Predicted 3D model of a 158-nucleotide RNA (c-di-AMP riboswitch aptamer (ydaO/yuaA leader)). It was read from a public genome assembly, where an Rfam model found it. The model forms 92% of the base pairs in the Rfam consensus.
[in-house]
RNA sequence: CGUGCUCACGCGCCGAAUCCCGCAAGGGAACCGGGGAACCACAUAUUGGGGUGAAUCGGGCGUAUGCCUGCCGUGGAAGCACGGCUCGUAUACGCGCGUAGGAGACCUUCCUGCUCCGAACCCGUCAGCUAACCCGGUAGGUGGAGACGGAAGGAAAG
Numbered sequence: 001c002g003u004g005c006u007c008a009c010g011c012g013c014c015g016a017a018u019c020c021c022g023c024a025a026g027g028g029a030a031c032c033g034g035g036g037a038a039c040c041a042c043a044u045a046u047u048g049g050g051g052u053g054a055a056u057c058g059g060g061c062g063u064a065u066g067c068c069u070g071c072c073g074u075g076g077a078a079g080c081a082c083g084g085c086u087c088g089u090a091u092a093c094g095c096g097c098g099u100a101g102g103a104g105a106c107c108u109u110c111c112u113g114c115u116c117c118g119a120a121c122c123c124g125u126c127a128g129c130u131a132a133c134c135c136g137g138u139a140g141g142u143g144g145a146g147a148c149g150g151a152a153g154g155a156a157a158g
Stems, first nucleotide, its partner, number of pairs: 011143004018029004030138006040128001048126001049123004057098002060095008070085006101117004106154006112147001
């Protein structure tokens, strides 16, 4: 000097996930999500369907399983049974490549770049929209000096 890990403080970032009262249990505000008429919309069907979320949709390679075309071997009088290979196809998983879409330091909008994400979970046969009304959530994770870019309008500080 560089890299990795851990802890603390400050300031942030993704996200609805913050604030206030209370000894506590808990309550309130705010934000967020779901259910739920008329009208409208939709046909619709186990090939289940649906929800939160940006996280959808493709095709490629490989593995496994099911169905299926043809062939081979064994047993059998035959029907057929078991096993192997092969053609096509469906599903699941894995690995990578794209992609609808999403994020990135005062805020919103616009412009042009760069760096990333493009998951996971839940309901349980059931839900279109939806006023009144009803029911829930307020977690978790994470960060380095940058395009600390430009334009307009605000905010804040001085």

Model confidence (mean pLDDT): 79 of 100.